[in-house]
Context: one part of a larger RNA
Molecule: small-subunit ribosomal RNA, 3' major domain
Organism: uncultured Cryomorphaceae bacterium
């Protein structure tokens, strides 16, 4: 000195109370444990694992298993390319890797070398072990407000101090005192986005004046006013005002202002912790295997299912189901693409066809309005499950894809104990994009909008953390 206390003081966190939606019950999905398997490949595992590594397992991916096969598939060096390379067609065998034969082919050069084959050499190779040999990455305490050092000073020492003390903050932010004076690493700014504006500039974006034009439509002539794009700027600092107070700074239903006291979101994560994660991203010490624990290939498993768990979909209906009008986004993506608009199809989709590497053209909205209609039922509420008859993508949807018509209509009538999240454009609720990708098991992830609430008296309790003190059979 730390840690610890069912010791104390202060103090803050969606912690708790106040709310408002769920999870826990019901089918499913998708992950984990378990149990089965020839295999169900590895890993992750309170909080910090379980829709996590996977931002896409039919083959392929891959790693796992059974059969069948090679001894080099890749690199590197040394020979070889006119005793006929290597490619390509082709024909037999084979479940294919390959293996055999016929044909064709007869290398390219800047003269360095490229390519290629067969031998060869030295090796390669290995998702094999060890995250308790390690690097990097990365959780998590926690965006908590703490952590140190120099110099001086006390103290025999370990160590204090300063960082304690009184106020204040979101903050070890600041005042103020003061054996400390300074610094540093964090906090805050400094960056991106967004809320208001001005200046530049006006296409492919916009259209108020003016003209033409059309069923209709910025469609043309034109504008640069507006919206918007995008580069420079302006704007908020407790700057005025009052109160209170040495100060700092607090209070105001004060002014002004689009905006008020950190506007509002992000990006940033200190010294450490948890021999926390990761040898399966790569990297790399060590050991280990080298006709195999390397590597090819074909099928098959990673999708098994008496169970149990977390995580999420859909519901259980009338704030609601159909079915028929009609209206408004903002971020994305597009040439082995995105597809207007036609025509066939109940439809999934198919056929032409255009347009557009895109502020031009496409993709492309749903909750919500109006009308109808069901009228409380296991129902026109739910939609699993199962039959059939099909589109699509791809060499193949048997295990094992998605979609779409017809049929079928389970459980499920608001969920025990218990338990999560959230405090404003937020939570509810509605849809849309993207990445990965042939297709897709996407209800996941990661974004983007429309709609848009309730509620906080409070700090006595739960939990978590800070700060000072105190106690100690702990280190």
């Nucleotide at each position: 000195u730390g840690a610890c206390g069912g010791g104390g003081g202060c103090c803050c966190g969606c912690a708790c109370a106040a709310g408002c939606g769920g999870u826990g019950g019901a089918g499913c999905a998708u992950g984990u444990g378990g149990u089965u398997u020839a295999a169900u490949u590895c890993g992750a595992u309170g909080a910090u694992a379980c829709g996590c590594g996977a931002g896409g397992a039919a083959c392929c991916u891959u790693a796992c298993c059974a059969a069948g096969g090679c001894u080099u598939a890749a690199a590197u060096g040394u020979a070889u390319g006119a005793u006929g390379a290597a490619g390509u067609g082709u024909a037999u065998a084979g479940a294919g890797a390959u293996a055999u034969g016929c044909g064709u082919g007869u290398u390219c050069u800047u003269c360095g070398g490229a390519c290629a084959u067969u031998a060869u050499a030295c090796a390669a190779g290995g998702u094999g072990c060890u995250g308790c040999a390690u690097g990097g990455c990365u959780g998590u305490c926690g965006u908590c407000a703490g952590c140190u050092c120099g110099u001086g000073c006390c103290g025999u020492g370990a160590g204090g101090u300063g960082u304690u003390g009184g106020g204040u903050u979101a903050a070890g932010u600041c005042c103020c005192g003061u054996a400390a004076c300074g610094a540093g690493c964090g906090c805050a700014g400094c960056c991106c986005c967004u809320a208001u504006u001005g200046u530049u500039a006006g296409u492919u974006g916009c259209c108020a004046a003016c003209g033409a034009g059309u069923a209709a439509a910025g469609u043309c002539g034109g504008g640069g006013a507006c919206u918007c794009u995008a580069a420079c700027g302006a704007g908020a600092c407790u700057g005025c005002c009052u109160g209170c107070g040495c100060a700092a700074g607090c209070a105001g239903a004060g002014a002004g202002g689009a905006a008020g006291g950190c506007g509002g979101g992000g990006a940033c994560g200190a010294u450490g912790u948890c021999a926390a994660g990761u040898c399966a991203u790569c990297a790399c010490g060590g050991c280990c295997c080298u006709u195999a624990c390397g590597u090819c290939u074909u099928g098959g498993g990673c999708u098994a299912c008496a169970c149990a768990c977390g995580u999420g979909c859909u519901a259980c209906a009338a704030u609601g189901g159909u079915g028929a009008g009609u209206a408004c986004a903002g971020a994305g993506g597009g040439c082995a693409g995105c597809u207007a608009c036609c025509c066939c199809g109940u439809g999934a989709g198919g056929g032409g066809a255009u347009g557009c590497g895109a502020a031009u053209c496409u993709u492309a909205a749903a909750a919500g309005c109006u009308c109808a209609u069901c009228u409380c039922a296991g129902u026109u509420c739910g939609g699993a499950u199962u039959g059939g008859a099909g589109u699509c993508u791809g060499c193949a949807a048997c295990u094992c894809g998605a979609c779409u018509c017809u049929a079928u209509g389970a459980a499920g009538c608001u969920g025990g104990a218990a338990u999560c999240g959230c405090u404003a454009g937020u939570a509810a609720u509605c849809g849309c994009g993207u990445a990965u990708c042939a297709g897709c098991c996407a209800u996941g992830a990661c974004g983007c909008g429309g709609u848009g609430a309730a509620u906080a008296c409070g700090u006595u309790c739960c939990c978590g953390g800070g700060c000072c003190u105190u106690g100690u059979a702990c280190a």